[in-house]
Molecule: Bacterial RNase P class A
Organism: uncultured Alphaproteobacteria bacterium
RNA sequence: CCAGUCGGCCGGACGGCCGCGGGCGCAGGUUCGAAAGGACGCGUUCGAGGAAAGUCCGGGCUCCACGCGGAUACGGCGGCGGGUAACGCCCGCCGGAAGUAAUUCUAGGGAUAGCGCCACAGAGAAUAGACCGCCGAUGGCUCGGCAACGAGCACAGGCAAGGCUGAAACGGUGGGGUAAGAGCCCACCGCGCCGACCGUAAGGAAGGCGGCACGGCAAGCCCCGCCGGGAGCAAGACCGAAUAGGGAUGCGAUGGCUCCGGACUUGUUCCGGGGUACGGCCCGUCCGUGGGAGCGCAUCCGGGUAGGUCGCGAGAACCGUGCGGCGACGCACGGUCCAGAGGAAUGGUCGUCACCCCGGCAACGGGGAACAGAACCCGGCUUACAGGCCGACUGGCCCU
Numbered sequence: 001c002c003a004g005u006c007g008g009c010c011g012g013a014c015g016g017c018c019g020c021g022g023g024c025g026c027a028g029g030u031u032c033g034a035a036a037g038g039a040c041g042c043g044u045u046c047g048a049g050g051a052a053a054g055u056c057c058g059g060g061c062u063c064c065a066c067g068c069g070g071a072u073a074c075g076g077c078g079g080c081g082g083g084u085a086a087c088g089c090c091c092g093c094c095g096g097a098a099g100u101a102a103u104u105c106u107a108g109g110g111a112u113a114g115c116g117c118c119a120c121a122g123a124g125a126a127u128a129g130a131c132c133g134c135c136g137a138u139g140g141c142u143c144g145g146c147a148a149c150g151a152g153c154a155c156a157g158g159c160a161a162g163g164c165u166g167a168a169a170c171g172g173u174g175g176g177g178u179a180a181g182a183g184c185c186c187a188c189c190g191c192g193c194c195g196a197c198c199g200u201a202a203g204g205a206a207g208g209c210g211g212c213a214c215g216g217c218a219a220g221c222c223c224c225g226c227c228g229g230g231a232g233c234a235a236g237a238c239c240g241a242a243u244a245g246g247g248a249u250g251c252g253a254u255g256g257c258u259c260c261g262g263a264c265u266u267g268u269u270c271c272g273g274g275g276u277a278c279g280g281c282c283c284g285u286c287c288g289u290g291g292g293a294g295c296g297c298a299u300c301c302g303g304g305u306a307g308g309u310c311g312c313g314a315g316a317a318c319c320g321u322g323c324g325g326c327g328a329c330g331c332a333c334g335g336u337c338c339a340g341a342g343g344a345a346u347g348g349u350c351g352u353c354a355c356c357c358c359g360g361c362a363a364c365g366g367g368g369a370a371c372a373g374a375a376c377c378c379g380g381c382u383u384a385c386a387g388g389c390c391g392a393c394u395g396g397c398c399c400u
Base pairs, nucleotide, nucleotide: 001396002395003394004393005392006391007390008389009388010387012353013352014351015350016349017348018347020047021046022045023044024043025042026041029040030039031038032037049371053382054381056380057379058378059377060376061232062231063230064229074228075227076226077225078224079093080092081091082090083089094108095106096105097104098103109223110222114221115220116217117216118215131163132162133159134158135157138156139155140153141152142151143150144149171189172188173187174186175185176184190212191210192209193208194207197204198203236310237309238308239307246301247300248299249298250297251296252295256276257275258274259273260272261271262270263269264267277289278288279287281292282291283290315337317336318335319334320333321332322331323330324329355368356367357366358365359364
C1' cells in the first nucleotide's frame, strides 16, 4: 500500500430570537369562582431514542385463583461450566462444519426403548441387491484324444472387482490371493470396544484389542431430563354530579264527625268502647275504619355512570474512580436527579463552524442531511438506519 475479519462509539456543534409541554416560585394586575383555587402573565428549571419500533422471550408491579406433596395432559427448553432478579439472553470452553488465516456458523440429549419414513432414479434404500459385467474351479453339453487330458459353449452355477442410479449403496488405498472375486489374508487409513493420564465438566487422549459388526431422519411420533397457575396500567385503588333505577322513614289519597272512659309528654295527642257517616286493588272480617301492595311528594342512605385523583417516575437507575474476574459480570467509594400524559409538548428561524452532493482553477455559489419518535417500568432479542469516528487482528506485495 492492497484485500479482509472482529469489537466499541457517535447519530451534527455553539450562540441569538420566538414558540410548545411538565415542575417550582411570584409583590401587584386582568379574568372565572362564595371560598380554596384555576386561567392569562412574569421568573426559574427540566423536556425522546439507539433503536422510543416489532411486542418475540424473561422479570417487577396489580388483581383473580390456589391446603401440601405427587402423577397425568399440554406448552417450552436441551453439549459443559459460569453470569444474572430471571431468561429461549450474555460470557468462557468442548464437539462438528466453512475459510490459507484473522474469524464465522452450529434447534448440539437419545436412532441397541419402541413405532414410522427414506421421494425420483435405480438391479438393489436396511434381515440388501444382480441390469451391464467378470468367471466357468465344480457339475453339464460339444469336439479332439486309447487314456491322462486339452479346446470350446455359457446350461446349472459362482462373484460383487469395474460400470450404471442416487442425498445416501453395507469401509478406503495398495499388495497378496483366486477360476473370477471377496477383510479371504496383510500394511496403512477409517471404524468399534477398552483405556493409563489430563480436565470441575462437556470432552481430550498415549497405548492396547477387534477383521468390521452398528446406514440416515427425533425442525416424524416418541423416550429422558429441566422449567411453566391465569389475566394485564382499559391492571388496580380512592373520591364521585345530573338523569334513571334501588333502599329506609315520614306525609298524602287514607277513613270522617261526634260522645263516654282511661293514659300521660296536657295535645288539632294516644288507647279502649258507643252512635252516625263512609269504604273495598288484595288479605282479614262480614263487617271494617286495621294490615299489605302500588301511586304521589319530601328527607336521608347505598351501589354505579360521566368526571376527577392516585397508580406514575430515586431505580435490578446513570456517571466516575479503584479492586476482583480471561470474560459476561460483581463489589467498594464518590457524585448526579434525568420527560411524564390528556389523543398527546419535545418545534421554528437567523448567524458561525463541521459533513455530503453539484458547478468552478480558486475565492465562492446552489442544494442536501438517515431510521424513527416515549405513554406502567426494567433486562434481553430481532428488525430499520444518511453519514462518520476509534481500536484490535489476519493474509499478500514492497521498502528499511